[in-house]
The RNA shown here (transfer RNA) has 73 nucleotides and comes from a Candidatus Altiarchaeota archaeon. Rfam family: tRNA. Rfam classes the family as a transfer RNA. The coordinates come from a structure-prediction model, not an experiment, and the mean pLDDT is 80.
RNA sequence: GGGUUCGUAGCUCAGUUGGUAGAGCGCCGGGCUUUUAACCCGGCGGUCGCGGGUUCGAAUCCCGUCGGACCCA
Repeated sequence: GGGUUCGUAGCUCAGUUGGUAGAGCGCCGGGCUUUUAACCCGGCGGUCGCGGGUUCGAAUCCCGUCGGACCCA
C1' cells in the first nucleotide's frame, strides 16, 4: 500500500427483506428476609464510531473517514 471483517446502553451482544432500537448483566428505588445474598416489582440508560449522500423514512443501502482484528504484498 491492497483486501476481508467488526464498531449499537456502563459491560457482553441481538436487531435477517429500510418502517422510527432491544435482551442479559449493571446501576437506582421498592417488596420479601432478623440482616445479607437469592428471588419478585418498578425505574434509569443509546444523535447506532464520525461526516456526507439516496429515500416519505437509514443501525440497515451508497461514498468518504477514524479505530480494532485477520490475510496479501